Predicted 3D model of a 105-nucleotide RNA (SAM riboswitch aptamer (S box leader)) from Bacillus renqingensis.
The sequence was found by an Rfam model in a public genome assembly.
[in-house]
């Protein structure tokens, strides 16, 4: 990087450092010197792994291991269908895209 699979409505500091940017992309809309990103500490969760039960399913526990995450639903919309509306929008569902974990190449 490609394929596959599960999840994405919850949760998480008024700390240190750092200095202007950040929220994947486009548009919009937001966050930011009452201090962005990054790094450290702290925290959340519990995917893998671990432990226990069990009939392969699955359920429960801890969090010392491998990841992940800690504004806003994956911030909203981006494509399609259906319904409603009819100054071009709204609602629902499903995709696509993206993110993270597991597996394979």
């Nucleotide at each position: 990087c490609u394929c596959u699979u599960a999840u994405c409505a919850a949760g998480a500091g008024a700390g240190g450092u750092g200095g202007a940017g950040g929220g994947a992309u486009g548009u919009g809309c937001c966050c930011g010197a009452u201090g962005a990103a990054g790094c450290c500490c702290g925290g959340c969760a519990a995917c893998c792994g671990u432990c226990a039960a069990g009939u392969u399913a699955u359920u429960g526990a801890a969090a010392u291991g491998g990841u992940g995450c800690c504004a806003a639903u994956u911030c909203a919309c981006a494509c399609a269908a259906a319904g409603c509306a009819u100054g071009u929008g709204c609602u629902u569902u499903g995709a696509a895209a993206g993110a993270u974990g597991g597996g394979a190449g």